[in-house]
RNA sequence: AGAGUUUGAUCCUGGCUCAGGAUGAACGCUGGCGGCGUGCCUAAUACAUGCAAGUCGAACGAGGACCCUUGUACUCGUACAGGGAGUUCCUAGUGGCGAACGGGUGAGUAACGCGUUGGUGACCUACCCCAAAGCGGGGGACAACAGUUCGAAAGGACUGCUAAUACCCCAUAGGUUAUGAGAGUUAAAGGUCUCAUAAUUAAAGGAGUAAUCCACUUUGGGAGGGGCCUGCGUCCCAUCAGCUUGUUGGUAAGGUAAUGGCUUACCAAGGCUAAGACGGGUAGGGGACCUGAGAGGGUGACCCCCCACACUGGUACUGAAACACGGACCAGACACCUACGGGUGGCAGCAGUAGGGAAUAUUGCGCAAUGGACGAAAGUCUGACGCAGCAACGCCGCGUGCACGAUGAAGGUCUUCGGAUCGUAAAGUGCUUUUAUGUGGGAAGAGAAAGGACGGUACCACAUGAAUAAGGAUCGGCUAACUACGUGCCAGCAGCCGCGGUAACACGUAGGAUCCAAGCGUUAUCCGGAUUUACUGGGCGUAAAGCGCGUGCAGGUGGUUUGUUAAGUUGGAUGUCAAAUCUCCCGGCUCAACUGGGAGCUGUCGUUCAAAACUAGCAGACUAGAGGACGGUAGAGGAAGGUGGAAUUCCAGGUGUAGUGGUGAAAUGCGUAGAUAUCUGGAGGAACACCAGUGGCGAAGGCGGCCUUCUGGCCCGCUCCUGACACUAAGACGCGAAAGCUAGGGUAGCGAACGGGAUUAGACACCCCGGUAGUCCUAGCUGUAAACGAUGUGAACUUGGUGUUGGUGGGGUAAAACCCAUCAGUGCCGAAGCUAACGCGAUAAGUUCACCGCCUGGGGACUACGGCCGCAAGGUUAAAACUCAAAGGAAUUGACGGGGGCCCGCACAAGCAGCGGAGCGUGUGGUUUAAUUCGAUGCUACGCGAAGAACCUUACCUGGGUUUGACAUAUAGGUGGUAGUGAAGUGAAAGCGGAACGACCCUUCGGGGAGCCUAUACAGGUGAUGCAUGGCUGUCGUCAGCUCGUGCCGUGAGGUGUCCGGUUAAGUCCGGUAACGAGCGCAACCCUUGCUGUAUGUUACAAGUGUCAUACGGGACUGCCGGUAUAAAGCCGGAGGAAGGUGGGGACGACGUCAAGUCAGCAUGUCCUUUAUAUCCAGGGCUACACACACGCUACAAUGGUCAGAACAACAGGUUGCAAUACCGCAAGGUGGAGCCAAUCCCUAAAUCUGAUCUCAGUUCGGAGUGCAGGCUGCAACUCGCCUGCAUGAAGUCGGAGUUGCUAGUAAUCGCGCGUCAGCACAGUGCGAUGAAUACGUUCCCGGGCCUUGUACACACCGCCCGUCACGUCAUGGAAGCUGGCAAUACCUGAAGUCGGUAUCCCAACCGCAAGGAGGGAGCUGCCCAAGGUAGGGCUGGUAACUAGGACGAAGUCGUAACAAGGUAGGUGUAGCGGAAGCUGCGCCUGG
Repeated sequence: AGAGUUUGAUCCUGGCUCAGGAUGAACGCUGGCGGCGUGCCUAAUACAUGCAAGUCGAACGAGGACCCUUGUACUCGUACAGGGAGUUCCUAGUGGCGAACGGGUGAGUAACGCGUUGGUGACCUACCCCAAAGCGGGGGACAACAGUUCGAAAGGACUGCUAAUACCCCAUAGGUUAUGAGAGUUAAAGGUCUCAUAAUUAAAGGAGUAAUCCACUUUGGGAGGGGCCUGCGUCCCAUCAGCUUGUUGGUAAGGUAAUGGCUUACCAAGGCUAAGACGGGUAGGGGACCUGAGAGGGUGACCCCCCACACUGGUACUGAAACACGGACCAGACACCUACGGGUGGCAGCAGUAGGGAAUAUUGCGCAAUGGACGAAAGUCUGACGCAGCAACGCCGCGUGCACGAUGAAGGUCUUCGGAUCGUAAAGUGCUUUUAUGUGGGAAGAGAAAGGACGGUACCACAUGAAUAAGGAUCGGCUAACUACGUGCCAGCAGCCGCGGUAACACGUAGGAUCCAAGCGUUAUCCGGAUUUACUGGGCGUAAAGCGCGUGCAGGUGGUUUGUUAAGUUGGAUGUCAAAUCUCCCGGCUCAACUGGGAGCUGUCGUUCAAAACUAGCAGACUAGAGGACGGUAGAGGAAGGUGGAAUUCCAGGUGUAGUGGUGAAAUGCGUAGAUAUCUGGAGGAACACCAGUGGCGAAGGCGGCCUUCUGGCCCGCUCCUGACACUAAGACGCGAAAGCUAGGGUAGCGAACGGGAUUAGACACCCCGGUAGUCCUAGCUGUAAACGAUGUGAACUUGGUGUUGGUGGGGUAAAACCCAUCAGUGCCGAAGCUAACGCGAUAAGUUCACCGCCUGGGGACUACGGCCGCAAGGUUAAAACUCAAAGGAAUUGACGGGGGCCCGCACAAGCAGCGGAGCGUGUGGUUUAAUUCGAUGCUACGCGAAGAACCUUACCUGGGUUUGACAUAUAGGUGGUAGUGAAGUGAAAGCGGAACGACCCUUCGGGGAGCCUAUACAGGUGAUGCAUGGCUGUCGUCAGCUCGUGCCGUGAGGUGUCCGGUUAAGUCCGGUAACGAGCGCAACCCUUGCUGUAUGUUACAAGUGUCAUACGGGACUGCCGGUAUAAAGCCGGAGGAAGGUGGGGACGACGUCAAGUCAGCAUGUCCUUUAUAUCCAGGGCUACACACACGCUACAAUGGUCAGAACAACAGGUUGCAAUACCGCAAGGUGGAGCCAAUCCCUAAAUCUGAUCUCAGUUCGGAGUGCAGGCUGCAACUCGCCUGCAUGAAGUCGGAGUUGCUAGUAAUCGCGCGUCAGCACAGUGCGAUGAAUACGUUCCCGGGCCUUGUACACACCGCCCGUCACGUCAUGGAAGCUGGCAAUACCUGAAGUCGGUAUCCCAACCGCAAGGAGGGAGCUGCCCAAGGUAGGGCUGGUAACUAGGACGAAGUCGUAACAAGGUAGGUGUAGCGGAAGCUGCGCCUGG
């Protein structure tokens, strides 16, 4: 520091995801040791048990123990009673101090709570320290205790006794308070000091022989601690916008340590708020911690500071301090005890239990250390604390060995079978002992002695022995690490992209590898990457994003200049920013983690000194911004009133007659009751042709006949005036197309809805005929548009060119035109620059400034809920759940278009002959069948594989056999009458059976080979997969294309070249040209044919100058001439020539496309099968037959049939062959065999011609089917061959829609040969014979090529894609109702308690002789008030019949809306309508 992911590819925008670090963690697998830390994040849920706050006898009385002593009893131990100024110890009570600290938790709290800075002149402070003074005299009680008594208990009641450092009174001091006077200080005041008067107010003792010490009282001061006030900072929601009655202030009083509405009475009516009041949600705050380069973001465990709380709520008491965690009272909930009357309790202290939870430890040891309480002290107490235990929870450290060791062992895995790898790894040999185990020694921590929980711990020494110690995740890319097997869109994986449908480096397992390591992974959360909220540091024409436009308050910003101030700003000094943390340095534990010391620590805030440039404040000046005056110009700027003509429609009348109108074509409609057409007159409404223009005006919306009135603004000119008056603008206010709404008018045309006619599968549309609202006017409402330049407003600066509008100046003209300059508008093209690109470019999207608005992935959603506005329609503001990994912009290459242009082809057209109808043949589909084997299936399957199925072929079916096999190889064993031949018998055959006969090669003579048999490996498979493949083939297409190198252009994909103008059959050639060249294709080279030369001459022939055959040559190249052309390529015509512009034909098929065809021709991976899917045999089937299609043959006849006669080919083939003459048969054919291994022999053409006949008919046409009789091949013609003769003589009289071939020796017609083959040819492939017609032309159909254009397509239009409906899942909204929570309000009741009232009862201290008083307590009572009750509302949840839309889901249904002119251009606001996409009206946009 980046990476993956949108696309066919590219650039950009933009989200999602990953790699890093961290954690009080949890889970999975695993686990040796030590050190240091950390450990209920959830239920502030409930708690058994123990402990966590006591201490002081040197404050006090009393009691007990012990000791001494006396007496009595005596079992001689002791017991009982009495005494003691004895001593030490103990302690229930009185009393003092502490218990307000320490420890826990984070519920509440958005607050002066916290942090930070100040203030307190408005305050307090026990214990501690310093200073000063004092400690005199009296008095009365109450506990304990004793007695009586109530109660189960807890706990009381009454009577009596008693002490004090408990309590009270008096005295004195000083203090305090009030009033008055004065002094100096301060910003001010309730501060300080002095004086006077009045009021009020202290004390305690204890120990000690004593000295003295510790206490006590008052005052002043200090230290530390606290209270209160204050500037600034301190989360989210504006879908919380107004809040407030003790509220804001004053006066007086009360209250407090103290200020204060803190409280009360009265008076005034204030106070807070867009710089966010009030309300709601969430939350303890900070030091700090994590992350980050930083700025920031997130967090608030442990440690430290502050706050709050202590079962929930309220209340006060005591005290220096509490409204008090281990105190009190009351209420409530819960729990426990109970004798049912009543009581008791509060772990958010340490352990621990239950519960909750993914989850968090021991009912441990010790006060030895540190700290705390009390005490004079010893000491006691201390779950604070110090330690130990548990937990890989974290950080840090150590170890699980080290060295040598190659038959590279065995074994595993892979393998191309050679080997590779685990791997020096192991074994083996040598060494070491951290750790472990055992034994022994053994601390520091303790400031003078003793005293150590930890702890027989750390540490040290010795011994034993490699001994006690390795796992986890990952291995498709990101991302380091790859193979095999299994699985077969299954099981599964997955952070994102994505893997898995039979060869998975992605699942599972194994081997190997990589990364970490006592850990490794996963999950969760935070920061980072993310410049993806952008202060540092982003954007807004088209990607998300400029408010529809203006006016303008607050706010922000602001021209030139002088002076001044010093708020901002800058600099210096200083205080503060606790400690810990962090950084640096130096130390201590063996190192490290950890820890000690020192230094540093941006900033913020306070105080102070200084500067005066800039900003700001104040005072003054200026004119360049802005505004005004004066003089002019242009204009569809606005409002009102008037007025004009053309046109449509209607009405009246005339002329006139049968149609008119409308469309792609029609129909509805109108018309003989007289339309349309035409003429005249009239009525009425709406809109203003031409002018008219990227012309004008306006802020925008918008504005168009003419005239008048009123009125706004711009612009120009030159002088004058004001003197910054300016720019922007949240909220606010105004204007705001069309549609729509309300009321009243108006209504010619047009025209949503609606009716009808067409179109159509349908047509709720497009088209047509009608037509209501509306469109128009008046008054109001609505407030939205693609309200667009998709570009906020204002200002400044920055090369140019060219139009146009309005003005001015100059030149020019008779006047113009025109030229120059300048200001204000409005267009186009372009420099720099900018931009992702497209593009923008002085009218910026360039370079800057000021201010406003807006954006932050797509969908959900221009939505829901809430608020505001509206008569309504609706507008405005505006989420979330859920879901996806994209959505998107610009440009590129293709493909496509019911886009455009150019061009070609038997593509159409022009012709000829057909097919489609009939019969037959063949193939296919279908059906049938035991089987009808398999494949080919639009063009590019269908007389195709098949160049020929009776058996064989044959793969299919039935039946019968065989199992190392019909065939190959290897190994082992066997075999000599062996291999082989094979009689009888059996059988359909195969096979079984086995009489008999009977071998071969080499040899070193042992044997070996071959054969046969047995066994094991294996053979075999026309079984599957052509979507695993090779090879071959078809097709586009013999179409003219497809690419490369270098250069250039572009950020890039890519482009250029290959484009443009001509030309060609051609990317053929020429010219132009940022291209220049090249390759594969085209053409040519090859074969054949046509002419010719030479050579040769067998078997050819007319016997030779020839024909013919073979071989080698020549010939044709736009070469020549003319025209045309850019005088280029070329084209047109001509000459010559056998042939003329590639002469004809063939072979030859670019890059590629179709997962095209073929596993059944062959080859081949994998899978399947192995007494069967192999193999052999017989028979059957492939030949079936209601039917459909494809390709052919023969015909329908006279251009013909039949008969007779006559003539002319070529390519070929032949020894298992072709076969002559001759003879037989009507014929097929037979007999026979000359000749021929072939220019020698076998070989004949048919249409044609000549003559005759038939005479238009189902015929002398046609020949199917059938009968009889024959022939040939073959083992065999039944299923199932071909041919012949005789007889019979079907359909058919030229073929519907549609469709095929062909452009010249072609079509058509005619026959001949060959391959296959025993036989079978209407097929295939060749050969010759006869031998046409037509092509104007490229509009259209089909296919193709090039250029261009649009695109939402790229599996590429057989594409993409929208909406309803149906089904399932999920989340959400509405909703009668049901049910919670929260905070208030009104009323009722009102505990404890403070304060107040009262004077019913009671009372020791003081006064008084007493009565009584002062004072106190109890009681009663008032205000306040917790909790409770009742009531109606508010806010916020849950649930819910029903309902609405949304998202997602497999191959559902209906249509086809959008993307191409998407077949009616699309979109948009609005309105109506419709199953649905949608359609239509009005206005607007171009993103046509």
Record summary:
A computed fold for a 1488-nucleotide RNA from a seawater metagenome, annotated as small-subunit ribosomal RNA. Rfam family: Bacterial small subunit ribosomal RNA. The sequence is in RNAcentral, with records from SILVA. The coordinates come from a structure-prediction model, not an experiment, and the mean pLDDT is 84.